[in-house]
Context: one part of a larger RNA
RNA sequence: CUGGGCUUAAAGGGCGCGUAGGCGGGCAAGCAAGUCGAAGGUGAAAUCCCACGGCUCAACCGUGGUAGUGCCCCCGAUACUGUCUGUCUGGAGGGAGAUAGGGGCGUGCGGAACUUCCGGUGGAGCGGUGAAAUGCGUAGAUAUCGGAAGGAACACCGGUGGCGAAAGCGGCGCGCUGGAUCUCUACUGACGCUGAGGCGCGAAAGCUAGGGGAGCGAACGGGAUUAGAUACCCCGGUAGUCCUAGCCCUAAACGUUGGGCACUAGGUAGUGGACUUACAUGGGUUCACUGCCGAAGCAAAAGUGUUAAGUACCCCGCCUGGGGAGUAUGGUCGCAAGGCUGAAACUC
Numbered sequence: 001c002u003g004g005g006c007u008u009a010a011a012g013g014g015c016g017c018g019u020a021g022g023c024g025g026g027c028a029a030g031c032a033a034g035u036c037g038a039a040g041g042u043g044a045a046a047u048c049c050c051a052c053g054g055c056u057c058a059a060c061c062g063u064g065g066u067a068g069u070g071c072c073c074c075c076g077a078u079a080c081u082g083u084c085u086g087u088c089u090g091g092a093g094g095g096a097g098a099u100a101g102g103g104g105c106g107u108g109c110g111g112a113a114c115u116u117c118c119g120g121u122g123g124a125g126c127g128g129u130g131a132a133a134u135g136c137g138u139a140g141a142u143a144u145c146g147g148a149a150g151g152a153a154c155a156c157c158g159g160u161g162g163c164g165a166a167a168g169c170g171g172c173g174c175g176c177u178g179g180a181u182c183u184c185u186a187c188u189g190a191c192g193c194u195g196a197g198g199c200g201c202g203a204a205a206g207c208u209a210g211g212g213g214a215g216c217g218a219a220c221g222g223g224a225u226u227a228g229a230u231a232c233c234c235c236g237g238u239a240g241u242c243c244u245a246g247c248c249c250u251a252a253a254c255g256u257u258g259g260g261c262a263c264u265a266g267g268u269a270g271u272g273g274a275c276u277u278a279c280a281u282g283g284g285u286u287c288a289c290u291g292c293c294g295a296a297g298c299a300a301a302a303g304u305g306u307u308a309a310g311u312a313c314c315c316c317g318c319c320u321g322g323g324g325a326g327u328a329u330g331g332u333c334g335c336a337a338g339g340c341u342g343a344a345a346c347u348c
Base pairs, nucleotide, nucleotide: 003320004319005318006317007302008301012316014201015200016199017198021194022193023192025088026087027086028085030083031082033081034080035077036076037075040072041071042070049065050064051063052062053061054060091191092188093187094185095184096183097182098181099180103177104176105175106174107173108172109171110154114150115149116148117147118146119145120144121143125136126135162169163168206247207246208245209244210243211242215241216240220236221235222234223233258315259314260313262311263310266293267292268291269290270289271288272287273286274285275284276283277282297304298303321348322347323346330341331340332339333338
């Protein structure tokens, strides 16, 4: 470079915003760069190909011819692409009204439970397990009642239910704030899609500084089990888990399925709207979203099937036998841990 691919065989970037670039709706006119046609010039010789000829043949050689993708110039064509001008409204956006929501940030408040502390009752056990023991308890535990403090998480509602780009989001109120959907629209007039680099966000764990620390709990100590038991079980328990500020940037970051647009049987359930009807507990139409089952098609099959893995187009990312190896090296980022980029020898 090319071919074939990327749910599960190797392969979709964790997610978004967006630069360059690539691609891009309808109509009309101009231009003629791409595109197409004709003529001319050039395209050295040798080589290749064809014909004929010369060495006894051939290789080899000679003569002639063809061919020569291409490039240049000029004339012409104008469907498509491009460019430019005008215009349109279906794409996109705007305006108005309404709606649903654990979307985000900040702040205040609440109850249950738990632990600790104080006080009362009480008096021998409690706890834990397969069974035990370590542990706690006459310095009064467990249990129970009253009080105080603290931290973390919010049962029921709760749902193949909602919201968010993903990560993710769940007690209640208030403030600030992003997005979405529906209906109407007399507005703008292609303003669009994608997106290499770049920028931002990014669970958990981990790191730095300062707070906080109830419960849980790596490490660690002890008790058991066992041949052993650096485990599974039990008693303790430090980092951590929580908050603020700053890093880290990974994941089975999964729907293991990139984004956009169009088209292609149905059935059924849920969520949020709008319209309609004989005003009803109901039915019908329609839009958006979330599920299930399935025709055709697709698929190696499993399966998928208007939420495509169907039929096409546009753009990006990625794969190219297993191991070596996500290693080495270089670069770069990071406080570090390490991340990103990422081979080869060798071997099967």
A computed fold for a 348-nucleotide part of an RNA from an uncultured bacterium, annotated as small-subunit ribosomal RNA, central domain. Its mean pLDDT, the model's own confidence on a scale to 100, is 89. The full RNA is in RNAcentral, with records from ENA and SILVA. It matches the Rfam family "Bacterial small subunit ribosomal RNA". Gene Ontology terms of the family: ribosome and structural constituent of ribosome.